[in-house]
The part of an RNA shown here (small-subunit ribosomal RNA, 5' domain) has 513 nucleotides and comes from an uncultured bacterium.
The RNAcentral record of the full RNA draws on ENA and SILVA.
Context: one part of a larger RNA
RNA sequence: GAGUGAACGCUGGCGGCGUGGUUAAGACAUGCAAGUCGAGCGGAGGUGGCAACACCUCAGCGGCAAACGGGUGCGUAACACGUGAGCAACCUGCCUUGAAGUGGGGGACAGCCCGGGGAAACCCGGAUUAAUACCGCAUAUGGUUAAGUGUCGCAUGGCACGAAGACCAAAGCUUGAAAUGGCGCUUCAAGAGGGGCUCGCGUCCUAUCAGCUAGUUGGAGAGGUAACGGCUCACCAAGGCUUAGACGGGUAGCUGGUCUGAGAGGAUGAUCAGCCACACUGGAACUGAGACACGGUCCAGACACCUACGGGUGGCAGCAGUUUCGAAUCAUCCACAAUGGGCGAAAGCCUGAUGGUGCAACGCCGCGUGGGGGAAGAAGGUCUUCGGAUUGUAAACCCCUGUCACCAAGGAACAAUAAGUUGUGAAGAGCAGCGAUGAGUUAACUUGGAGAGGAAGCAGUGGCUAACUCCGUGCCAGCAGCCGCGGUAAUACGGAGACUGCGAGCGUUACUC
Repeated sequence: GAGUGAACGCUGGCGGCGUGGUUAAGACAUGCAAGUCGAGCGGAGGUGGCAACACCUCAGCGGCAAACGGGUGCGUAACACGUGAGCAACCUGCCUUGAAGUGGGGGACAGCCCGGGGAAACCCGGAUUAAUACCGCAUAUGGUUAAGUGUCGCAUGGCACGAAGACCAAAGCUUGAAAUGGCGCUUCAAGAGGGGCUCGCGUCCUAUCAGCUAGUUGGAGAGGUAACGGCUCACCAAGGCUUAGACGGGUAGCUGGUCUGAGAGGAUGAUCAGCCACACUGGAACUGAGACACGGUCCAGACACCUACGGGUGGCAGCAGUUUCGAAUCAUCCACAAUGGGCGAAAGCCUGAUGGUGCAACGCCGCGUGGGGGAAGAAGGUCUUCGGAUUGUAAACCCCUGUCACCAAGGAACAAUAAGUUGUGAAGAGCAGCGAUGAGUUAACUUGGAGAGGAAGCAGUGGCUAACUCCGUGCCAGCAGCCGCGGUAAUACGGAGACUGCGAGCGUUACUC
C1' cells in the first nucleotide's frame, strides 16, 4: 500500500447491487418447511331432489413423490477431492425411439359395523367388502439358462447367430350411443440423463513417531453383491508396506475460485457453483429404480417433556424466532404473480425452493448537502511588534437553480405458449386471432408544485508524514506505531484558534499478502 463475512469509538442525507452466528455439530417454546391423485377402489358425512341421481367434503386401501429441493462442515490426510483414463466386472423409476402383448380365474385385508382393553399413545377380538392391492393358470414377440458355430481380440474372453428342454408377463380407467380416441399396464431392444466400481498422477505439519502388518500379502475354491475384489469363509503358501518417510501423532471437508504480488510465489476456501460427509450420540436393517433415509422404522444411550405411576412422547446443522456463548451477525414479514420442483388427463393443490419486502453505512458504486455575484474586507473569535494580520468572498445582502428528500397526478415491464374458443387443417398436431391471472406496487419512470429550504463529520498538525501559534500544566496530569515528548517560555500532554488529509464517512484494533 492492498484486502476482510469483521468488531469497537465518534459521526451519519438518499439510491442501486451485494452481504449478514466466523464462537456452542450447545439447548430449543411456537408456527410453517412434502405432498398429491375421486379419470385406480369400496365406503362415511353433508347439500339439493318425490325418486333415479347430481354436487361437495373426508378417514382408509392403492399409485407416484417423499433418496430432489433446503441446511451444516462434525468426521475425513482418504480414490474424499482435482485431473486423466478404464469396466472384456456393472445398475438405472420417470423420459425418448422401436418391436410384441394386454386372455381367463381365485382368495384376502383395511375401512365401515359389533364387542373389549387403556389416563393417554394406541391396542385386541369377531363379522363383512372393493380395486390399477395380492395369488395361481394360459400365451411368449422376447428374455434367462446354454452346448455349439462363425468371427475378432486384450490373458480370463468379446461380438453375432444359436438346437432341445426348463423358467419368466400384464390392469384397467376415462370421453362417447358406439366405433374410436386419451391416459395407463406387461415383456424386450436401443438411447438420453443419473449412479456404482477400478487405476495413473497431484493434494498440510511432525523423525522429540523407524519399523508396521495374521484377513495381514498372494493362490485356487465356495458364498455374497447390480458388479470386480479377502468383500466374507474353510484350505494352502509366507508373504505385503517402508528413509522417494511406512506405522504413529497433530491439524483440516476438497475444488472452481478469493486476497495479495511485476511475476514466481504466499495466504485463504464466507457468499455463488461442482463433489464429498453428516442429520441429538452410537448401531442396524426394512421399503424401494435409487437410502442404510434431516422433518421414515427398530435397538441402545444422554437430555427434555406428559402421566391416572402401569406407561408414553420428542430431535431447527430447513425458514423465522428463543436462550446460552461471544467483540460480533437480521423479520416469529408477503406471495406462489414469475422461474423451478412433486402429484394430477386437466382444472388445480402443495412448495420458508424461489420471487419479494423489511432490518444493519457490513461492503462496493453513484448522487446530494447548492450555483453566480458580493469588500464597509462588517461583527465576533484568534494572534499581535497594538500598526495590524487572520478566519475571509467566508457571512450578511442581491440574482438564480431545483438533483435527492417532500406533496399531487399519470404510469410501463416482469404476463406468456393456461383453460377455453375461432380460423386453417385429416387432426384434440402445428400455426394465427381472441382470451382470465401481479406478492412486490402508495414501486421504475414522466409531468407538475413548493422551497436554499431537510442533509458534515472524523482523524491529524515534533521527525518518519501533508499541516503552527497562544493559553493551561510543570518528569505531575498525560502522550506514544518507532525514535521519543513532559522537571516554568512544551509546534509532542489538555484546551482554543488556524491549518492538513479523507469525506457519509473517518479513525482504532485484529488478521492475510